Predicted 3D model of a 1502-nucleotide RNA (small-subunit ribosomal RNA) from a metagenome. Rfam family: Bacterial small subunit ribosomal RNA. The prediction has a mean pLDDT of 82. RNAcentral holds the sequence, with entries from SILVA.
């Protein structure tokens, strides 16, 4: 991605229904309202009747007040909250034989004599108030006594049932205790008094008393459930248990005395922190995880903190007392308060609403009963906060309007969308009508009912009548009218559905992750189209899901996070065989219980739907009863196969403890003997002439144990190695006979346990940390060297870690094999040893299934199974901090978190890489010629300069490159001067045919004038039209050597003319990928050949192609002359080419064909014939995939962006040519293998009509002048030079070298001043061979030597080709650089120019320590000690009952005191927890900072 929220926030908003709404400060309230009713419990005004002795008295009424008392019942419900609380708090499920229930239901069985008070009220007082006080009067269903007592409670006793043996019921006797309202109200008048009637009475009803039972509700109690730290491991003194009293509704250390020492913990006690539990609710396939709003169940609290009254029930939300903050009011003296009840206010907050309506309903309180209270409640308000429904319109409608947007300009899109046009009316507007929730109660009939004397009354049923709605004139219904008032958010790179233009230019900005943005951004902003939800849409929070990523279901530990270093053994799990028991587990079946709601499922009801109801299903638990008995547990017997004992062997560096041995180093001693040793890449330091090293002999000492020896042996592991000898431990084998499950693992503990360290006492010969010195090197606190102490040793004791490894836990049980060793054994077999077959127990290598992420593993498993233990959960921060245990002490064990990253890791691949390794190439080194680097010059570059000194090329692979030629022009560059539809094309219009000429201005563009001269084609002779030229208007361009080679084409260089690069199918592999393409030969080549899970193909090599060397044929001119013939002696002519050269076409011809070796019968290799040429003849052409974001936007093409009176475009002058200077390239030279004179030969390639130019002439030369030839095998450039022969010069800055400068001249060219090139005179620099250091060449090559070309008016020392002369030298692959194949390694993949570590410096975070401050929480001592219950007292005070002469005086009480306990509160101690905090310690993050270079390769010391 999905769901889902009590939500918040932004943007938007038509309507209705249902639902829901302070999650944060249980933070403090202002104001009104939330508990009252009962007159049928008492009394009263007040009205009223009647009696009177006027003082009063008795009836009735008491409708109305009931304000307000007494007295009843309620106020313990309903309502809020969620702070405690980790608990018997809640769940469930039991239990009470250890209780309790007011009001109600059911029954039983009573209500009789009396008596004394107090409010209210009046009276007087005190106080500001809020309260009081005194004195007096009076009622009850308020208070009290006494009498009765069927039930009941006690004691006591007797039987009987049942039982958990602790009791409990039940019958039944005897003593003893204890009620009560006969009130209220209505009715009658049977019986008695008066006698209309009313009392007494009687009756109904309602109420009291005492039992009994039910309900209901609730109190204890117990199982079993329930969150997180073990860095909380030990807690407890009423504690744990008993006797006994006390106290309660009841058990019970609940409380007190005594008496005992118990109790609870690893199954987590005790602390700490969170947290109300629950139905449920959300996800989720389930298991599960999260959760605990609103509904419903409990539970807890009511400002905070303690108490108790009352009462059926509180230790009480809207009662009280007391202490405390707080606040309010005061007359200062005292008082009053408690929204976590509805609203509502203020604060806090992201953030949660009316100071409404009504008791019509439903439910509570009261009363008989109207009734009356009710902020429960039902109803309205306010929020789209959510979950459902509607709705915004419907058909039609193509010129695809118009208008946005995009465009390859063609169009394409928004798009039937709209407009138009024909309907609809859910809605909205106005009217009108008009609900269901309402049935009870009341009255009134009528019917039956129980009791009664009764037809009164009262109950129940039934009819009528009457009355009762907050919502609300609301829903609904109907009628009218009108498309009209109702669509938005988000998003569009990938995940994820949706793409284009503009804007910006690592800015602005986005972002969930990965990332986007540095000029063409589908990632920013904004528009157009689009996706997708929709009256909401996104955003953030927060749960669960995805995540098999804590894994019960369903995860791992050889290398990715992970096996304790190794025994040995406690709880604890697990546990052969048989039989019989039992039934706990474990199964079936029964039944009890799992509230309702709420999930499902079937149905109904609001037009559907959320929503509401009815009924069922589930509700995996839990109890209980009944059954089954495989298999697990118990218990009981029995067995032997694991186990473990005796017995007999042999093998081992097993452990300990004494002794003994020799080599060997080292030090003494002594002999020989001399000058060096020694050590290392190389030296120094040390040692030695005071004899060293060396060699010989003696002698101390100490460790340490060569050969044998071996992926041999022995132990759990650490680890053990001469030899003897003792004392001990374990395995194996081999045969029997014994025990009988006596096993296996192992949290905790407990024991060994390498070096290295530590203590204390020895020892010390070698070696060697720290240390000193010498090298090395920038440096070198290493690495090398000389020395050298702890230490290595040995006894004691400590430490408890190691890559303590097989990075692989222990047991067992099972699964094809090969082939090795070691230790014991059987067979054959032998004289004997072997050899072979074969068993058991170690110990290795190869491998099959299998399994593995892969690499490996594989009877020694990393297969397949059991069964216990440890142990992991992304990197870093960290195995750190703090705490705790241990340690002498280094330090070990345990062991987080803040904050940081989007990775870190394994194992395998392809590549580069390597101061890895193997093969092999190459002018890559070596061998050798000649340079360059010095000089002067020339030519390009950096640089500096300047108005400009245009621009590109920058390691190889820029730099005598573009540019193959800058005096102007090129020319882009500066500076001034001009221009603006433009130098140029298109269309339309005008004019004039073109197109020569010449004046004036000006530096020139340019501008003004002048002249000459008309032509083609049609004609109706007016004129049209074609080309050109000017002029104009216009589409809208044209122009840029302006940007961007990181937006592109082309083209080009580099690797490399290296030998390589790749495909298709088909194998393998889970995949990246392999294979092939490797390998064994071999080649210049991935050439070929062999072999092989490959078989074939492609690009490339090679060949085909030009040159060029032979040779034949064809041709014969401009060539070429053997042979004849002329000759001026030149193939100059004739003539010929069947000759030869040449010339240009066509063959031929080289294939490792042929012969010997070698080689695998191969490829090819080496010899050789033969041939002009032999093994690709030489040389060019030809450049795989691919790489450098290599070079060109300035050759050219182009995308996009910039500039349009200018960044175009003309001109003119300048500039590109500057010079302290640094480099590349490169000419000439330094000389005698040369200069120089002189003199004499040999050429190839090429060029040529704006050309080459013979020849003759003139000049000392360049070069003029004339001028033949030649559009070329004809003619010209053209002289070839160097070599060749002669003379000179004789080693100097020269007769070498020619820079530089002067002069005077050619020559091109409109023009040589900036700035050409040449000549010819004079001048004659620096140079005497070149420092680190680098270049080119392997033969017609170097080298040298000269000729031509092309660019070009002129201007090479470049550059490109062409011939002459014409060497040397390759052992050979160690090295230096480049390749190319294999292979190893790797921490690289922008690929070694790579990663990448660590102080230090700065900035920020977070945390740790820390002298103190501070605030919290409990924990103990003390003081004190409120209010309040017990206790004792109680002289004061005392109506009721008792006694009494009535004075008292007792029983009882009441105040008061006082004792125990006790909240706040106060002083100390000592503990945990948080913040702060001078300082201080690490650790984390930070484009571009210092310093090294540890580490990844053999990383250069592995």
């Nucleotide at each position: 991605a999905g769901a889902g929220c009590g939500a918040a926030c932004g943007u938007u908003a038509g309507c209705g229904g249902c639902g829901g709404g302070c999650u944060u400060a249980a933070u403090a309230c202002a104001u009104g309202c939330a508990a009252g009713u009962c007159g049928a419990a008492c009394a009263a005004a007040g009205c009223u009747c009647c009696c009177u002795u006027c003082g009063g008295g008795g009836g009735g009424u008491g409708a109305u007040u009931a304000a307000a008392g007494u007295g009843g019942c309620g106020c313990a419900c309903g309502g809020g909250u969620g702070a405690g609380u980790a608990a018997c708090a809640c769940g469930u499920g039991a239990g009470u034989a250890a209780c309790c229930u007011g009001c109600c239901c059911u029954u039983u069985g009573g209500c009789g004599c009396g008596g004394g008070a107090c409010a209210a009220c009046a009276g007087c007082u005190c106080g500001a108030a809020a309260g009081g006080g005194c004195u007096g009067c009076u009622a009850a269903u308020a208070c009290c006594g006494c009498a009765u007592a069927a039930g009941u409670c006690g004691c006591u006793g007797u039987g009987g049932u049942c039982u958990u043996u602790g009791g409990a019921c039940c019958c039944u006797a005897g003593c003893g205790g204890g009620a009560a309202a006969g009130g209220a109200u209505g009715g009658c008048c049977u019986c008695u008094g008066c006698u209309u009637g009313c009392a007494a009475g009687c009756u109904a009803u309602c109420g009291c008393c005492a039992g009994a039972g039910g309900a209901u509700g609730g109190g204890c109690u117990c199982g079993c459930g329930c969150c997180c730290c073990a860095u909380c491991a030990g807690c407890u003194u009423g504690a744990u248990g008993g006797u006994g009293a006390g106290g309660u509704a009841a058990u019970g250390g609940c409380u007190c005395a005594c008496c005992a020492u118990g109790g609870c913990u690893a199954a987590g006690a005790c602390g700490g922190g969170u947290a109300g539990c629950u139905g449920g609710u959300c996800u989720g396939a389930g298991a599960g995880g999260a959760u605990g709003a609103u509904c419903a169940g409990c539970c807890a609290c009511a400002c905070u903190g303690g108490g108790a009254c009352u009462g059926a029930g509180a230790c009480a939300c809207g009662g009280c007392c007391c202490a405390g903050a707080c606040u309010c009011c005061u007359a200062c003296g005292g008082g009053a308060g408690g929204c976590a009840g509805c609203a509502g206010u203020a604060g806090g907050g992201a953030a949660u609403a009316u100071u409404g309506g009504a008791c019509a309903a439903u439910g509570g309180g009261c009363g008989a009963a109207a009734g009356c209270c009710u902020g429960a409640u039902c109803c309205a308000g306010c929020c789209a906060c959510g979950c459902c429904a509607c709705g915004u319109g419907u058909g039609u409608g193509a010129u695809g309007a118009a208008g946005g947007c995009c465009u390859u300009c063609g169009g394409g899109u928004c798009g039937u969308a709209a407009a138009g046009c024909a309907c609809u009316g859910u809605g909205g507007a106005g009217g009108g009508a008009g609900a269901c929730g309402a049935a009870a109660a009341g009255c009134a009939g009528a019917g039956g009912g129980a009791a009664c004397a009764a037809u009164a009354c009262c109950c129940c049923u039934u009819u009528g009548c009457c009355u009762u709605g907050a919502c609300g004139g609301u829903a609904c219904c109907c009628c009218u009218u009108u498309a009209g008032g109702a669509a938005g958010c988000a998003c569009c790179g990938g995940c994820u559905a949706a793409c284009u233009c503009c804007g910006u230019g690592c800015c602005a900005g986005c972002a969930g992750c990965c990332g986007c943005g540095g000029u063409a951004a589908u990632a920013c902003g904004g528009a157009g189209g689009g996706u997708g939800c929709a009256a909401a849409c996104g955003u953030u929070g927060c749960u669960c899901g995805g995540a098999a990523u804590u894994a019960u279901u369903g995860g791992g530990c050889g290398u990715a996070a992970a096996g304790c270093g190794c025994g040995u053994g406690u709880a604890g799990g697990c546990g052969g065989u048989g039989c019989a028991u039992u039934a706990a587990g474990u199964c079936g079946a029964g039944u009890g219980u799992g509230a309702a709601a709420g999930c499902c499922c079937c149905g109904g009801g609001c037009u559907c739907a959320a929503c509401c109801u009815g009924g069922g299903a589930a509700g995996u638990g839990c109890g209980c009863u009944c059954g089954a008995u495989a298999c697990u547990g118990a218990u009981g017997u029995a067995c032997u196969a694991g186990a473990g004992u005796a017995c007999g062997g042999g093998a081992g560096a097993g452990g300990g403890u004494a002794g003994c041995g020799g080599a060997a180093u080292u030090c003494c001693c002594g002999g020989u003997g001399u000058a060096g040793a020694g050590g290392u890449g190389a030296a120094a330091u040390u040692c030695g002439u005071a004899g060293a090293u060396a060699u010989c002999g003696g002698g101390a000492g100490g460790a340490a144990c060569a050969c044998c020896a071996g992926u041999g042996g022995c132990g759990a592991a650490g680890g053990c190695g001469g030899c003897u000898a003792u004392c001990u431990g374990g395995a194996c084998c081999g045969a029997u006979a014994c025990u009988g499950a006596c096993g296996c693992u192992g949290a905790g503990a407990c024991g060994c346990g390498a070096a290295a360290g530590c203590g204390u006492g020895g020892g010390u010969a070698g070696c060697a940390a720290a240390c000193a010195g010498g090298a090395u090197u920038a440096g070198a606190u290493a690495c090398c060297c000389u020395g050298g102490u702890a230490g290595u040793c040995c006894a004691c004791g400590c430490u408890g870690u190691a890559a303590a490894c097989g990075a692989u836990g222990a047991g067992u049980g099972c699964u094809u094999g090969g082939u090795g060793u070691c230790g014991c054994g059987g067979g054959u077999a032998u004289u004997g040893a072997c050899c072979c077959c074969u068993g058991c127990g170690g110990u290795g290598c190869c491998g099959a299934a299998g399994u593995u992420a892969a690499c490996g593993c594989a009877u020694u498993a990393a297969g397949c199974a059991c069964u216990c233990c440890g142990c992991c959960u992304g990197g870093g921060g960290a195995g750190u901090a703090c705490g705790g245990c241990c340690g002498c002490a280094a330090g070990g064990c345990u062991a987080a978190a803040a904050c940081u990253c989007a990775a870190a890791a394994g194992a395998a691949u392809u590549g580069a890489c390597g101061g890895g390794g193997g093969c092999c190439c190459g002018c890559a080194c070596a061998a050798g010629c000649g340079g360059u680097g010095g000089a002067g010059c020339a030519u390009g570059u950096g640089g500096u300069u300047c108005a400009a000194u245009a621009c590109g090329a920058c390691a190889c692979c820029a730099c005598g490159c573009g540019a193959g030629g800058a005096a102007c022009c090129u020319u882009a560059c500066c500076u001034g001067g001009g221009u603006u539809g433009g130098a140029a094309a298109c269309c339309u219009c005008c004019c004039a045919a073109a197109u020569c000429c010449c004046c004036u201005a000006g530096a020139g563009a340019u501008a003004g004038g002048g002249g000459a001269g008309u032509g083609c084609c049609c004609u109706u002779c007016g004129g049209g039209g074609a080309a050109u030229g000017g002029g104009a208007u216009g589409u809208c361009c044209a122009g840029g050597u302006g940007c961007u080679g990181c937006a592109u084409g082309g083209c080009u260089g580099u690797c490399g003319u290296c030998a390589g690069c790749u495909c298709g199918u088909g194998u393998c592999g889970u995949g990246a990928g392999a294979u092939g393409u490797u390998g064994g030969g071999u080649u210049a080549a991935g050439u070929c050949c062999c072999g092989c899970a490959a078989c074939g193909a492609g690009c490339g090599c090679a060949a085909c192609c030009c040159u060029u060397g032979u040779c034949u044929c064809u041709a014969g001119u401009u060539g070429c002359c053997a042979g004849c013939g002329g000759u001026u002696a030149g193939g100059c002519c004739g003539g010929g080419c069947u000759a030869c050269u040449c010339u240009a076409g066509a063959g031929a011809g080289a294939c490792u064909g042929c012969c010997g070796g070698u080689g695998u019968c191969a490829a090819a290799c080496c010899g050789g014939a033969g041939g002009a040429a032999g093994g690709u003849g030489g040389g060019g052409a030809u450049g795989a995939c691919a790489u450098c974001a290599a070079g060109u936007c300035c050759u050219c093409a182009u995308g996009g962006c910039c500039c349009u009176u200018a960044u175009g475009c003309c001109c003119a002058g300048g500039g590109c040519u500057a010079c302290a200077c640094a480099c590349g390239u490169g000419c000439u030279a330094c000389a005698a293998u040369g200069g120089c004179g002189g003199u004499u030969a040999c050429a190839a390639c090429g060029g040529g009509c704006a050309g080459c130019g013979a020849c003759a002439u003139c000049g000392c030369a360049a070069g003029g002048u004339g001028a033949a030839g030649c559009u070329a095998a004809u003619c010209c450039c053209u002289a070839a030079a160097a070599a060749g022969c002669c003379g000179u010069c004789u080693c100097a800055g020269u007769u070498c070298g020619g820079a530089u400068a002067g002069a005077a001249g050619u020559c091109u060219g409109c023009a040589a001043c900036u700035c050409g090139a040449c000549u010819u005179c004079u001048u004659g620099a620096a140079g005497c061979c070149g420092g680190a250091a680098u270049c080119g060449c392997u033969a017609g090559u170097a080298a040298u030597c000269g000729g031509a070309g092309a660019u070009c008016a002129g201007a090479a020392c470049g550059c490109u080709c062409c011939g002459g002369u014409g060497a040397a030298u390759a052992c050979g692959u160690u090295c230096c650089c480049g390749g190319g194949c294999c292979u190893c390694g790797u921490a690289c993949a922008c690929a070694c120019c790579g990663c990448c570590c660590g102080u230090c410096a700065c900035a920020c975070c977070a945390u740790g320590g820390a002298a103190g401050u501070c605030g919290g929480g409990g924990a103990c001592u003390c003081c004190a000690g409120a209010a309040g219950u017990g206790g004792c007292u109680g002289a004061g005070c005392u109506a009721a009952c008792c006694c009494u002469u009535u004075c008292g005086g007792g029983a009882g009480g009441c105040a008061g005191g006082u004792c125990c306990c006790u909240a706040a509160g106060g002083a100390g101690u000592g503990u945990c927890c948080g913040g702060u905090a001078a300082c201080u310690g690490g650790g984390g993050u930070g484009a571009a900072g210092u310093c090294g270079u540890a580490a990844c390769a053999a990383g250069g010391u592995a």